[in-house]
RNA sequence: GCUGCGGUAGUCAAGUGGCUAAGACAUCGCCCUUUCACGGCGAGGACACGGGUUCGACUCCCGUCCGCAGUA
Numbered sequence: 001g002c003u004g005c006g007g008u009a010g011u012c013a014a015g016u017g018g019c020u021a022a023g024a025c026a027u028c029g030c031c032c033u034u035u036c037a038c039g040g041c042g043a044g045g046a047c048a049c050g051g052g053u054u055c056g057a058c059u060c061c062c063g064u065c066c067g068c069a070g071u072a
Stems, first nucleotide, its partner, number of pairs: 001071007010025003018055001027043005048064005
């Protein structure tokens, strides 16, 4: 350089064009406990960037950036 796969919360991660964007860990609050830990209940927090298609885009298309793998 080329080809393929990927980029969603602090971390991991689901999401077949109409979702309140699911879940786990972590964080915070309350309960439990003599205290801590464990456990229970709750809260906040996310679609890499720019364009296009569409009534409607995390999802489809194009480009840019970044990561991984293969190839020379």

This is a predicted structure of a 72-nucleotide RNA (transfer RNA) from an uncultured bacterium. It matches the Rfam family "tRNA". By type it is a transfer RNA. Rfam describes the family as follows. Transfer RNA (tRNA) molecules are approximately 80 nucleotides in length. The coordinates come from a structure-prediction model, not an experiment, and the mean pLDDT is 80.